[in-house]
């Protein structure tokens, strides 16, 4: 430059047009002589950005951005 994958919570993922969830992290409690480690509760999200389609968009389309691989 081009081709093709990705960006979703602090981290790693999930939801394939119809309430944004789950693990693990925090956070209070329970147990405990005390850490862990178990168990219950529980916070945390402008879904990279802009726009467009639709009743309805993480999702489907343009465009822009970041990464990540291939080609040149």
């Nucleotide at each position: 430059g081009g081709g093709c994958c990705g960006g979703u919570g602090g981290c790693g993922c999930a939801a394939u047009g119809g309430c944004a969830g789950c693990g693990c992290a925090g956070u209070g409690g329970a147990c405990u002589u005390u850490u862990a480690a178990u168990c219950c509760a529980u916070u945390g999200g402008u879904u990279g950005a802009g726009g467009g389609u639709u009743c309805g968009a993480a999702u489907c389309c343009c465009u822009c951005u970041c990464g990540g691989c291939c080609c040149a």